[in-house]
RNA sequence: GGAGUCGGCCGGGCAGCCGCUGUAGCGCAAGCUGCAGAGGAAAGUCCGGGCUCCAGAGAGCGGGAUGCGGGCUAACGACCCGGCGCGGCGACGCGACGAACAGGGCCACAGAGACGAGUCGCAUGGAUCAAACCAUGCGGGUGAAACGCGGCAACCUCCAUCCGGAGCAACACCAAAUAGGCAAGCGCGGUACCGAAGGCAACUUCGGUACUAAAGGCCGGCUCGGUCGGGCUUGCGGGUAGGUGGCUUGAGCCUUUGAGCAAUCAAAGGCCUAGAGGAAUGGCUGUCGGGGGGGUCCCCUUCGGGGGGUUUCCUGCCACAGAACCCGGCUUACAGGCCGGCUCCCGCU
Numbered sequence: 001g002g003a004g005u006c007g008g009c010c011g012g013g014c015a016g017c018c019g020c021u022g023u024a025g026c027g028c029a030a031g032c033u034g035c036a037g038a039g040g041a042a043a044g045u046c047c048g049g050g051c052u053c054c055a056g057a058g059a060g061c062g063g064g065a066u067g068c069g070g071g072c073u074a075a076c077g078a079c080c081c082g083g084c085g086c087g088g089c090g091a092c093g094c095g096a097c098g099a100a101c102a103g104g105g106c107c108a109c110a111g112a113g114a115c116g117a118g119u120c121g122c123a124u125g126g127a128u129c130a131a132a133c134c135a136u137g138c139g140g141g142u143g144a145a146a147c148g149c150g151g152c153a154a155c156c157u158c159c160a161u162c163c164g165g166a167g168c169a170a171c172a173c174c175a176a177a178u179a180g181g182c183a184a185g186c187g188c189g190g191u192a193c194c195g196a197a198g199g200c201a202a203c204u205u206c207g208g209u210a211c212u213a214a215a216g217g218c219c220g221g222c223u224c225g226g227u228c229g230g231g232c233u234u235g236c237g238g239g240u241a242g243g244u245g246g247c248u249u250g251a252g253c254c255u256u257u258g259a260g261c262a263a264u265c266a267a268a269g270g271c272c273u274a275g276a277g278g279a280a281u282g283g284c285u286g287u288c289g290g291g292g293g294g295g296u297c298c299c300c301u302u303c304g305g306g307g308g309g310u311u312u313c314c315u316g317c318c319a320c321a322g323a324a325c326c327c328g329g330c331u332u333a334c335a336g337g338c339c340g341g342c343u344c345c346c347g348c349u
């Protein structure tokens, strides 16, 4: 110098103006001022926990997951260390990596034959006049594997370990209007009876007593049954709209030290760092930085082009994306850039 491998980090900066959410202070209020305000993946919701409610004696059946040894952890299928196998010259990467004498199933093509049976060829023995035939042994070829306690469990299965269900729209609290429910009361109204007044009478009016969700009326008589049966006041209870909590102090973050190969753990000091909820975290301008394009200069060239420098030119072009109860992982997306460890090759000393 080139090629590679592993790990970590950043991912536009600053200023002004106008807004949004939360919070503290001030103010009678309107509002004003201060402070804070997305991520490494906030994403996919794949795995594991916390938390909440429901269910549950224990065990089993069924279902699912995992599967070399050890460690770490709240837990895990994540992570770390080691073994083994495979790939790579190497750094390193990848691996569901228990069991095939419990049982079932499968083993393409080729091959006589794929675990059932049999026989491609040869030899020996038996039988036979001689063969066909039987037994034993051996060989060639095919194939991933050829009779050998064959191979396959990311086929069923067996073994071992683990797993109750649903999820913050969980769940808890406060609680209208209207319409239901339950209870108590009123006696406006209704019914029955009594009395008084009026009227020829039917009946009407007034007063009193009792009952009041049955009393009574209707279904042409009776029983059963059905149906109609007004209103007001108060209280209680459930639910809805709406509101509040859950909600961010937590397996938290930073620094240093110690233990450990490491994952990780411990100690000391410091810090508080979004909490919205139809859902804030934004917009505009200027400037700097970056990218792209153009101009220009240099170098290389296989003449297609490639690399580097520079610019008082142009271009808002500035990755992926965006909290929604909270954590630990995994996976996926990501313009451009920075740092470090290690490996291989070439050159020079």
Stems, first nucleotide, its partner, number of pairs: 001345010012288007020037007039320001043331002046329005051167004063163005068082004083097001084095004098158002103156002105152003115148001120139007171245004181236006188230001189212010216228004252271008289318002291315003294311007

The RNA shown here (Bacterial RNase P class A) has 349 nucleotides and comes from a Betaproteobacteria bacterium. Its Rfam family is "Bacterial RNase P class A". By type it is a ribozyme. Lineage of the source: Bacteria > Pseudomonadati > Pseudomonadota > Betaproteobacteria. The sequence was found by an Rfam model in a public genome assembly.